The RNA shown here (SAM riboswitch aptamer (S box leader)) has 121 nucleotides and comes from uncultured Crocinitomix sp.

[in-house]
RNA sequence: GAUUUAUAAAGAAGAGGUUAGAGACAGGCUCGUUGAUCCUCUGGCAACCCUCACUCCGAAAGGAAGUUGAAAGGUGCCAAUUCCUGCUUCAAGUGGAUAAUCCGCUGAAGAAAUAUAAAUA
Repeated sequence: GAUUUAUAAAGAAGAGGUUAGAGACAGGCUCGUUGAUCCUCUGGCAACCCUCACUCCGAAAGGAAGUUGAAAGGUGCCAAUUCCUGCUUCAAGUGGAUAAUCCGCUGAAGAAAUAUAAAUA
């Protein structure tokens, strides 16, 4: 990198280093020399995996179904809803053009894309 499954409206920042761009891509919008992004340290959030506790099933070994339980370990995360939109459908919403009909905006649903975890080859 590929595939599958799950999650993405909540939550959590200080210091030091470096220096000009950064927020995946495009458009918008935002952040940034009052130092962003990135790196390091410390702290924290969360609970995917692991572990433990309790419940449940089992005669037992054990299973791993449940917990608005815990948080030592493996990841992850700590501006903005994944910052917003992107494709499709719907609207008994709205504005505009039209012969049919179509376009814009707004809203809803779904998909895609992206990110992270766990697993597989």

The model forms 94% of the base pairs in the Rfam consensus. The prediction has a mean pLDDT of 83.